[in-house]
RNA sequence: CGUUCAUCAAGAGCGGCCGAGAGACCUGGCUCGUCGACGCCGCAGCAACCCCCCUCGCCACGUGUGGUGCGGGAGCGGGUGCUAAAGCCGGGAACGAUGGAGG
Numbered sequence: 001c002g003u004u005c006a007u008c009a010a011g012a013g014c015g016g017c018c019g020a021g022a023g024a025c026c027u028g029g030c031u032c033g034u035c036g037a038c039g040c041c042g043c044a045g046c047a048a049c050c051c052c053c054c055u056c057g058c059c060a061c062g063u064g065u066g067g068u069g070c071g072g073g074a075g076c077g078g079g080u081g082c083u084a085a086a087g088c089c090g091g092g093a094a095c096g097a098u099g100g101a102g103g
């Protein structure tokens, strides 16, 4: 970078730096923002997608190990992610974002 699958109404903020726009894109709203938003950094937290861990079913065999399940659980640890508002809302579009897998 493109392919594929899953998820996107729950949850979780303080500090430092910066300085004017921001909420992905178009459009109409609405909201946030010089009482400093957005972004970046640090720390903290949330969650449970993946790993690890515990457990259940099934399968295999060399019988305690391996495999497997749109089984269940946990949150000490690892990889991401996320921490205004339903992905802020309606309409539009070859929509977008995050994670897993494989290329």
Stems, first nucleotide, its partner, number of pairs: 001103001003101006013043005021032003025092005044083003049079003053073003056069006087095001